[in-house]
RNA sequence: AGAGUUUGAUCCUGGCUCAGGAUUAACGCUGGCGGUGUGCCUAAAAUAUGCAAGUCGAGCGAUCCGCUUAGAGCGCUUGCGCUUUUGAGCGGGUAGCGGCGGACGGCUGAGUAACACGUACGGACUUACCCCCACCUCGAGAAUACCCCCGCGAAAGUAGGGUUAAUUCUUGAUGGUUCCCGACAUUACGUCGGAAUAAAGAAUAUAACUGUUCGGGUGGGGAGAGACGUGCGGACUAUCAGGUAGUUGGUAAGGUAACGGCUUACCAAGCCUAUGACGGUUAGCUGAUCUGACGAGGAUGGACAGCCAGAGGAGCACUGAGAUACGGGCUCCACGUCUACGGACGGCAGCAAUUAGGAAUAGUUGGCAAUGGGCGAAAGCCUGACCACGCGACACCGCGUGCGGGAAGAAGCUCUUCGGAGUGUAAACCGCUGUAGUAGGGGAGGAAGUCCCGACAUUACGUCGGGGUUGACAGUACCUUAUUAGAAAGUGAUCGCUAACUGCGUGCCAGCAGCGGCGGUAACACGUGGAUCACAAGCGUUAUCCGAUGUUAUUGGGCGUAAAGCGUGUCUUAGGUGUUUUAAUAAGUUUUUGCUUAAAAACUAAAGCUUAACUUUAGGAAAGGCAAAAAAACUGUUAGAAUAGAGUUUUCUUUAAAGAAACCGGAAUUUGUGGAGGAGUAGUGAAAUGCGUUGAUACCACAAAGAACACCAGCGGCGAAGGCGGGUUUCCAAAAGGAGACUGACACUAAAACACGAAAGCUAGGGGAGCGAACCGGAUUAGAGACCCGGGUAGUCCUAGCCGUAAACGAUGCUUGCUAGCUAUUUUCACCGCCAUUGGCGGGGGGAAUGGCGAAGUUAACACGUUAAGCAAGCCGCCUGGGGAGUAUAGUCGCAAGACUGAAACUCAAAGGAAUUGGCGGGGAGACACACAACUAGUGGAGCAUGUGGUUUAAUUCGAUACGAACCGAAGCACCUCACCAAGGUUUGACAUAUUAGGCAUUUAGGGCUAUGAAAGUAGACACCGAUCCCGACCUAGUCGGGAACCUUUUAAAGCUGUUGCAUGGCUGUCGUCAGUUCGUUCCGUGAGGAGUGCCCUUAAGUGGGACAACGAACGCAACCCCCGUCCUGAGUUACAAGUAUCUCAGGAGACUGUUCCCGCUUAGCGGGAAAGGAAGGAGGGGCAGACGUCAAGUCAGCAUGACGCUUAUGCCUUGGGCUACACACAUGCUACAAUGAGCUAAGCAAAGGGUUGCAAACUCGUAAGAGUAAGCCAAUCCCAUAAACUAGCUCUCAGUGGGGAUUGAGGUCUGAAACUCGACCUCAUGAACGCGGAAUUAGUAGUAAUCGCGGAUCAGCCAUGCCGCGGUGAAUACGUUCUUGUCUCUUGCACACACUGCCCGUCAAGCCAACAAAGUAGAUAGUGUCUGAAGUGCGACGUCACGUCGAACGAAGAUAAGAUCUGCGAUGGGGACUAAGUCGUAACAAGGUGUCCGUUCUGGAAGGAGUGGACG
Repeated sequence: AGAGUUUGAUCCUGGCUCAGGAUUAACGCUGGCGGUGUGCCUAAAAUAUGCAAGUCGAGCGAUCCGCUUAGAGCGCUUGCGCUUUUGAGCGGGUAGCGGCGGACGGCUGAGUAACACGUACGGACUUACCCCCACCUCGAGAAUACCCCCGCGAAAGUAGGGUUAAUUCUUGAUGGUUCCCGACAUUACGUCGGAAUAAAGAAUAUAACUGUUCGGGUGGGGAGAGACGUGCGGACUAUCAGGUAGUUGGUAAGGUAACGGCUUACCAAGCCUAUGACGGUUAGCUGAUCUGACGAGGAUGGACAGCCAGAGGAGCACUGAGAUACGGGCUCCACGUCUACGGACGGCAGCAAUUAGGAAUAGUUGGCAAUGGGCGAAAGCCUGACCACGCGACACCGCGUGCGGGAAGAAGCUCUUCGGAGUGUAAACCGCUGUAGUAGGGGAGGAAGUCCCGACAUUACGUCGGGGUUGACAGUACCUUAUUAGAAAGUGAUCGCUAACUGCGUGCCAGCAGCGGCGGUAACACGUGGAUCACAAGCGUUAUCCGAUGUUAUUGGGCGUAAAGCGUGUCUUAGGUGUUUUAAUAAGUUUUUGCUUAAAAACUAAAGCUUAACUUUAGGAAAGGCAAAAAAACUGUUAGAAUAGAGUUUUCUUUAAAGAAACCGGAAUUUGUGGAGGAGUAGUGAAAUGCGUUGAUACCACAAAGAACACCAGCGGCGAAGGCGGGUUUCCAAAAGGAGACUGACACUAAAACACGAAAGCUAGGGGAGCGAACCGGAUUAGAGACCCGGGUAGUCCUAGCCGUAAACGAUGCUUGCUAGCUAUUUUCACCGCCAUUGGCGGGGGGAAUGGCGAAGUUAACACGUUAAGCAAGCCGCCUGGGGAGUAUAGUCGCAAGACUGAAACUCAAAGGAAUUGGCGGGGAGACACACAACUAGUGGAGCAUGUGGUUUAAUUCGAUACGAACCGAAGCACCUCACCAAGGUUUGACAUAUUAGGCAUUUAGGGCUAUGAAAGUAGACACCGAUCCCGACCUAGUCGGGAACCUUUUAAAGCUGUUGCAUGGCUGUCGUCAGUUCGUUCCGUGAGGAGUGCCCUUAAGUGGGACAACGAACGCAACCCCCGUCCUGAGUUACAAGUAUCUCAGGAGACUGUUCCCGCUUAGCGGGAAAGGAAGGAGGGGCAGACGUCAAGUCAGCAUGACGCUUAUGCCUUGGGCUACACACAUGCUACAAUGAGCUAAGCAAAGGGUUGCAAACUCGUAAGAGUAAGCCAAUCCCAUAAACUAGCUCUCAGUGGGGAUUGAGGUCUGAAACUCGACCUCAUGAACGCGGAAUUAGUAGUAAUCGCGGAUCAGCCAUGCCGCGGUGAAUACGUUCUUGUCUCUUGCACACACUGCCCGUCAAGCCAACAAAGUAGAUAGUGUCUGAAGUGCGACGUCACGUCGAACGAAGAUAAGAUCUGCGAUGGGGACUAAGUCGUAACAAGGUGUCCGUUCUGGAAGGAGUGGACG
């Protein structure tokens, strides 16, 4: 510091999400040690048990125990023991009286929005213990507890009688003091007199006086503490706007420590509030903590520290220095315990602990050794404060789980291209060390004090010396010795953000997920293994806060189109801001000084624990507040002046649809009357409804009515906006300009308020010609609640009132200043020139206004640009993701419709703006193509052939299946092919390689034989035939051993036309032989991108030229190549009788708009025409060649190939069947329907191919297919091989005919093991449909179509009418580009980008979710009225004077009544969000097929439609 996510891509706006830090945390997995911290966030819920506040005998009486001593008594052992109604003393304890302390310490955060807290001040106060000063501490008296007696009660407790003490209580004196009274003097205050009002002793020393110490009292002062008041500061809410009767103030009285409506009486009517009163919700406040940039801010207030508040819920006082009192009291309420039922007791938000609640938070520990507190003279006692230990990885910090060596690298595991790679120096193994642990030994600091004695000094926690004594933690920390690498690593992640990748399993399933998203058979995203990454005794997850987020913007944002300028402001309130100058002031501002902002924390520097965390010491701020002093520039204030802002006025001039009212006018329309006329009219895309012989329309005349004002008329004018248009008059307002005078900052903006405000609509009354929602008909349509047509009511018009909204728009608030210009228009002022009679024309200039284009600048871009969206200033309004929703609720306004203000739950990860490239359009322009048109021949109808679908079947194998599948893969289905079916068989296999074990010569392999079988095969027998090579040893004829080959067997493996063409390679189709597709440099643009490649002309062509921010280049086009056409040269066999050069082969030439003329455009060049020459003339004809790419197009069944599947079968072999089925549908063809013909006879003319498993002449036979025999030919030699149409002649004569040949019967030929399913051909016989073909549709522009035959591949044969070639004969037509189809270029719109087979709206139906309304129902909270009214205080009365009785008032609480606010549930209702492919339509996006949208009214299943006014988005 950023990143991901809207898009095909881009920039912007804008939200969502992530990476960081933090926590009183919890959960999951895991867990070695120590230190320091920290630990009920929930139920201020309830609590068993123990402890948490006592102490003082040096205040008091009494009492108990122990000891010492004296006396007495007894026993006797005669100096010992025991006892005690005795005395004295010492020590220790106890209940009670009394004193001090229980108001501190400890806990909690319910309440509280407040002087509660923080900070800074103030004056009308109090203060026990402590300190200082001064003085005093003298008399007298009384009661009572304890105790004793006696009752009541279950208990708790308590009545009565008697006795007694004090530092208890009362009183006298004295003193001083005083807020009281009086007098004097009164400025402050002072003086005098009166009145009221004090005290207590104890210890010690002493024989005692008396001393000392501690106490007691009064007054004054201090310290510390407390009480009170005030300024300023810190939450949300206006869907809370008015609140308040002790309320605000005064007087008097009371009360208080003290001021005060604190309380009461009386008087006045104030007081608070838009700078937010009152109400509601939430909340302890702060130092600080977390975060952040060591910011500004935001969030938090746990631990520690300060303050406040509370002690089960409320109220109340007492005591006291202090309380309205956590471990005191009284009363009510709730709850609990005991009870003898009469009563009584209790309060852990103290420390532990228990229950409950909860995701969740510890021991019923030790000690007062230290620090601190209470009491005490002290020792000391008490202290769950505190110090320690325990539990918890809850947090922070530190340490360890070993260290060194050790392989080109073990095993295992994982992956693999099978070669290897990784884990990995990791382990093993060798050596070393011992933190921690265990065992042994040593062993602190924390201790200062206190007591006793002595000395010195004296009154000080004094100093010195000696002695005694004090540690919970704890034999702990720490040190040391010995000993073992031994006990000690996990968690999360690995698609991107984000560091880290592979195998297997799964197959939109299971699951993951913070966001994007992943998973539908090759998942780096799920689960698991390996590997890797990060952190590490922890790691992840969840929750919350800050950051990132400049996403609330003070620092530091915006508002033309993204969310956002109020519809407007003639006048304006508060508020904010404000020209020049002089003087004063000093509020703001600045500076200095002082005080303060507790400590801790933070920062800096040191120091102490081995380090760190932690702790200690020292230092310094920053910033805030208050006070004082100073300065005077700026702002403010006061006073004065000025005129540039603003305004007033005079005069001159001008402008206009400004507004209101009255009157007037003509054209048109409709209606009525009359005339005349005679069949239609009206309307539309086309029609019909309608009107019309009862006389329409059209024409003429007259009359009536209402509404609107042609031309002028203009991005011209006026107005704040809405808006304003015939003419005249009246009233009223405004603006601009020129020249003067005057006022003297009077200004700008503008919440609230007020006023105006199109259309529609509402109320009442008029009016009503035309138009015209609704409505009624006619059409259109699948339907048509619409568009179109005919009618037509409200309304439109006027008057009076309401409504208050619009795309009320420049989608742009108002004011002021500054920042280049050019041009046009409106209006005005003065000037100049010309003409001139008023006047006209022209020119430049100043002001005001309205448009266009543009510099700088701005902007995301589009665009804006002196009329700013530029640069600045002032003020107001508004915005903060989309939807829900301008909805609900509440309030205000309205007659209503409705308007204004205006949420939340829930849901999505986008919604959006501008621009870009495409694609698309029932948008536009241009161009091309057998695309249409013109012409020719067809297809579609028939029969047959072939292919496909469907159906059938045991199987009819599979694939292709818009154009671009369908005589396609298949250039040959009887078996084979073959993949399908039935049946039979086989299992290392039909085939390849390696391998284990065995065999290997009287004989293996192989052949042959027998049986069986449909065959494959299986079984058998061996009568028979019968093979080979190499090496070594013995030794050379033969034997032995080994190997090759072969056989049996084993294992790796083989095999698969099994799946996936959506895992692939290769190949192919298609757009399309269409003219396109790009690159480098450069330029433009923030960028995607653009220019180049656009424009003009031209071309078959992005072909070429011109101009140009482009200049060049590449792939395509063209050309190069091949064939044909002409010529030349050369060669020539098998061509040719010979000769030629017919022919063949090879090589070359030739054509380039080159020449002349004319025309068009623009030199060039291109196009058109003519001529010459030429075989050929403008690409001569044809072929080959297919750019970047598109269609997940086709093919795993041509081949190759990843993965998956099968492995006695999905492999292999065999026989038979099937692929040839047949109601039907489609496609491609053949043959025809005949006379331009058919049949027969005769004669004549090609090219290109093929041939040895072959082509086969000639001859003979057969009607023929063919057969027999056989020459020639490996081919310019021989053969296939007669070309046919054509020509000539004859027959037929318009007929289902001698056209047509299907079908069928019979007999044959050939191929082949084999023609039944299922071949072709021949002969004879048979002789079907069919008479030119509906809608629709195909091909062809010249050697083409049409027509005629010939050949070849595949192939034993052939279902070939197919395909690929070859030549013969040989046309017609093209005005042209309006339309159809397709393509290209430019432009325009777009809400499309899977790209119009797109996107998308609403009702209905189903499911689910949250909120709203709702009869009601159940609560909560705060009040109000009335009633009842505890404790308690003060008051009043009585009074036996007491701790009494009574009374009224206030008063917690309760009851009741009507309401308010908030909340839970709620039949049902209406809408909303979401959901997989549901139903109906097609409203929007393109001119979206009726342009869209806004306001309003009516209407309809629904989107919607129509009327009216408006906007252009």

Small-subunit ribosomal RNA from an uncultured Gammaproteobacteria bacterium, 1513 nucleotides, folded computationally. RNAcentral holds the sequence, with entries from SILVA. Model confidence (mean pLDDT): 81 of 100. It matches the Rfam family "Bacterial small subunit ribosomal RNA". Its family is annotated with ribosome and structural constituent of ribosome in the Gene Ontology.